[in-house]
Context: one part of a larger RNA
RNA sequence: GCCUACGAGUUGCUCCUCACUGGCGAGGUUAAGUUCGUAAUUAACGGAGCCGUAGCGAAAGCGAGUCCAAAUAGGGCGACUAGUCAGUGGGGGCAGACGCGAAACUUUGUGAUCUAUCCAAGGGCAGGUUGAAGGUUAGGUAAAACUAACUGGAGGACCGAACCCGUUAACGUUGAAAAGUUCUGGGAUGACCUGUGGAUAGGGGUGAAAGGCCAAUCAAACUGAGAGAUAGCUCGUUCUCCCCGAAAUGUUUUUAGGAACAGCCUCGGAUUAUGAAGUCUGUUAGAGGUAGAGCUACUGAUUGGGCUAGGGGGCUUCACCGCCUACCAAACCCUGACAAACUCCGAAUGCUAACAGAUAUCUCCGGGAGUGAGGCUGCGGGUGCUAAGAUCCGUGGCCGAGAGGGAAAUAACCCAGAAUAGCAGCUAAGGUCCCUAAUAAGUAGUUAAGUUGAUCAAACGAGGUAGGACUUCUAUAACAGCCAGGAUGUUUGCUUGGAAGCAGCAAUUCAUUUAAAGAGUGCGUAACAGCUCACUGGUCGAGAGGUCCCGCACGGAAAAUAAUCGGGCAUCAAACUACUAACCGAAGCUCUAUGAUCCCACUUUGAGUGGUGAUCGGUAGGGGAGCAUUGAAACUGCAUCGAAGGUGUUCGGUGACGGAUGCUGGAGCGGUUUCAAAAGAAAAUGUAGGC
Numbered sequence: 001g002c003c004u005a006c007g008a009g010u011u012g013c014u015c016c017u018c019a020c021u022g023g024c025g026a027g028g029u030u031a032a033g034u035u036c037g038u039a040a041u042u043a044a045c046g047g048a049g050c051c052g053u054a055g056c057g058a059a060a061g062c063g064a065g066u067c068c069a070a071a072u073a074g075g076g077c078g079a080c081u082a083g084u085c086a087g088u089g090g091g092g093g094c095a096g097a098c099g100c101g102a103a104a105c106u107u108u109g110u111g112a113u114c115u116a117u118c119c120a121a122g123g124g125c126a127g128g129u130u131g132a133a134g135g136u137u138a139g140g141u142a143a144a145a146c147u148a149a150c151u152g153g154a155g156g157a158c159c160g161a162a163c164c165c166g167u168u169a170a171c172g173u174u175g176a177a178a179a180g181u182u183c184u185g186g187g188a189u190g191a192c193c194u195g196u197g198g199a200u201a202g203g204g205g206u207g208a209a210a211g212g213c214c215a216a217u218c219a220a221a222c223u224g225a226g227a228g229a230u231a232g233c234u235c236g237u238u239c240u241c242c243c244c245g246a247a248a249u250g251u252u253u254u255u256a257g258g259a260a261c262a263g264c265c266u267c268g269g270a271u272u273a274u275g276a277a278g279u280c281u282g283u284u285a286g287a288g289g290u291a292g293a294g295c296u297a298c299u300g301a302u303u304g305g306g307c308u309a310g311g312g313g314g315c316u317u318c319a320c321c322g323c324c325u326a327c328c329a330a331a332c333c334c335u336g337a338c339a340a341a342c343u344c345c346g347a348a349u350g351c352u353a354a355c356a357g358a359u360a361u362c363u364c365c366g367g368g369a370g371u372g373a374g375g376c377u378g379c380g381g382g383u384g385c386u387a388a389g390a391u392c393c394g395u396g397g398c399c400g401a402g403a404g405g406g407a408a409a410u411a412a413c414c415c416a417g418a419a420u421a422g423c424a425g426c427u428a429a430g431g432u433c434c435c436u437a438a439u440a441a442g443u444a445g446u447u448a449a450g451u452u453g454a455u456c457a458a459a460c461g462a463g464g465u466a467g468g469a470c471u472u473c474u475a476u477a478a479c480a481g482c483c484a485g486g487a488u489g490u491u492u493g494c495u496u497g498g499a500a501g502c503a504g505c506a507a508u509u510c511a512u513u514u515a516a517a518g519a520g521u522g523c524g525u526a527a528c529a530g531c532u533c534a535c536u537g538g539u540c541g542a543g544a545g546g547u548c549c550c551g552c553a554c555g556g557a558a559a560a561u562a563a564u565c566g567g568g569c570a571u572c573a574a575a576c577u578a579c580u581a582a583c584c585g586a587a588g589c590u591c592u593a594u595g596a597u598c599c600c601a602c603u604u605u606g607a608g609u610g611g612u613g614a615u616c617g618g619u620a621g622g623g624g625a626g627c628a629u630u631g632a633a634a635c636u637g638c639a640u641c642g643a644a645g646g647u648g649u650u651c652g653g654u655g656a657c658g659g660a661u662g663c664u665g666g667a668g669c670g671g672u673u674u675c676a677a678a679a680g681a682a683a684a685u686g687u688a689g690g691c
Stems, first nucleotide, its partner, number of pairs: 001691006011095003015092010027051003033045003055062002065077004098236002101233001105226003109222002116200005122194003125190001127159003130155001134151006163187003169182003202218001204214003239626006249262005263371002265368006276361001278359009292345001293343002299339002304334003308329001310328002312325004374399010404415003419594004424590003430584003433568003439581001441580006452570002460555002464552002467549007481539005487512003492506003518533001522531002595616004599611004627680001629677010645664008
């Protein structure tokens, strides 16, 4: 992992509540028990008790009323009938209460054959080395001290086996092993190692102390019991079909992943059927201060100017007075412009009401819920960086709980809401060269960048190119090219070492000769020189410049596969713009056939017939109808001419399932109605067995 079996809303109660069915009904009903009898149930009695028939008040109490109150006012709760017993079902309560699951707590015991420490009496430590104290002898001394040699054999001494340990590395890691193997390494006469017996026990022991160890278990061992502890938590919860169908919000919460009440769902009932409170549209009438706008309409903020208090600075003055001011500046005037907590103004929507039309909902009471983590997207905003697949509100849509088509793939985007079947048709979004269904469709343009073809690119730069507007020059010859000139006073004056058109300053930058030629546009020189330009002539012969707007392109442009438009590939396009015609394209719509639910009509009351009636996506959840299994009762059947079970084929039913039949099997098994359940498995890291 698979297979098989088992595996989760049950049972009890003088309990509460609601629905349905039945009995009786202002009443209903017996309990324990007793009697008779039976195979057993039962039957009869039993009225104790319970519920109802009267309420109000804290109570005394009063009573269809009562309480508050001075009250005959007013108000609260009542009265003008319907209950009760039994059964079944939906919920609730008390019980383990749908199942499995803690970590823990309390208590009774069992453990020191592992291991920690201790006690008693035992055992073990190859070999080699070093050579303490002491001693002896000799030297030495007054005697000692002291010195030497020899002797001696100390030590938590040295090297190193057994033994004990476990430093390092490799291997091992479903191991040979639930801690090992090998190499290497530490101790090895000691605080050494070790066999045997004994002691200490769970909030306790023991600990050269690591929270270590106390039988592969230790920040409190193991076993039984309380015990099915508790679990607002996680997981799981078993057959079918049909109808409806949510929520992720508000308030409160030792509350935030839980709950209570409300909201939203479902089922039943009720009122109004001469009806309408619901929804939509239209008309009319309203309240309001948003968007916008405005501000010599307030509050506040604010550009430039004017005017002018006040202040600063300057002049004057002994001082007062006075004058000036491209300084600062209130108020006022002109001008420009701002505001969520500004408003002289002021929509659209939305809201309220009346009327009309359309539609078929709305409301109340009762039973049952689930939800109370939401998400993305458009629009209006707050926070943030006008950041976020961010966060918090409002208002729509969608996902959630929604399949289908498109967007290559892709909950939410675009289109569109799937009852069933069809080898029928039309369309939506989106597409039509090939992959790939459908135009290598048409008309008129644009793009040369593979731009683009389903991707985010900017400021800025640029004789890319298409179109438009305005404007200047031009057959009295423009623009570009080529040929030629481009001079003189003069090297203008100043400055300067120099300054001659060309470092710099000044200038009434003038004048002359001219077709034209600046006291000079740029390069250049130390300064000159030189080259060139403006300007002019010639040649040539038709357009040439400038500004602005706009389309499409270019650069700006860096990311991990060489590189992607989904790919191949595509250039008067298979790109882009505008228009046109056709086609494809979905579970949309239509057609044909069928079913179900609801409504309506008819009706022979049969859940019967009909309607070119409406509806039929669905999680949590509510409601309805059924299938199968096991057993019981009554009735009724099958079977050795082959039951159950197994395994094929085929038929019926929307389905759970049912029938027929072949083979196998070899002895029991069904049908109908009713009742009762140990009543349906794919999941629980489910339990057991098998492989």

The prediction has a mean pLDDT of 83.
Predicted 3D model of a 691-nucleotide part of an RNA (large-subunit ribosomal RNA, domain II) from a Bacteroidota bacterium.
The RNAcentral record of the full RNA draws on ENA.
Taxonomically the source falls in Bacteroidota (Bacteria, Pseudomonadati).